[in-house]
Model confidence (mean pLDDT): 82 of 100. c-di-AMP riboswitch aptamer (ydaO/yuaA leader) from a soil metagenome, 117 nucleotides, folded computationally.
RNA sequence: CGCCUAAUCGCUAACCUGUGAACCGGGGAACCAUCGUUUUUGGGGUGAGUCCGCAUCAGCGGUAGGGAGCUUCCGUCCCGAACCCGUCAGCUAACCCGGUCGGCGGCUGACGGAAGG
Numbered sequence: 001c002g003c004c005u006a007a008u009c010g011c012u013a014a015c016c017u018g019u020g021a022a023c024c025g026g027g028g029a030a031c032c033a034u035c036g037u038u039u040u041u042g043g044g045g046u047g048a049g050u051c052c053g054c055a056u057c058a059g060c061g062g063u064a065g066g067g068a069g070c071u072u073c074c075g076u077c078c079c080g081a082a083c084c085c086g087u088c089a090g091c092u093a094a095c096c097c098g099g100u101c102g103g104c105g106g107c108u109g110a111c112g113g114a115a116g117g
Stems, first nucleotide, its partner, number of pairs: 001105004008021004022100006032090001042088001043085004051062004065079004070116006
């Protein structure tokens, strides 16, 4: 100076830091929808990260989907995880409750081309 991500910006700090905006997530009527929930195939959430084949020992191959410095199209490359709630939650106005982490790249270089801006 940029990238992924909601994960940034401001104010306030004598102490505990707190607080506001912005962005993001969850719960929560009617109507509508659904019904395998009750020792059951439990159910659900964040996220792009689902699913299918082989193999069997956790690995290959694909795939829904996602990303690559203004946008779109074409190409190329990469990802296609992890974690949480705890028997409980459809949607959902009012209302209520939370998050603002972490991981990377560059030093005229920004993956290439076209069009636009």
Its Rfam family is "c-di-AMP riboswitch aptamer (ydaO/yuaA leader)". Gene Ontology terms of the family: regulation of gene expression and cyclic-di-AMP binding. RNAcentral holds the sequence, with entries from MGnify.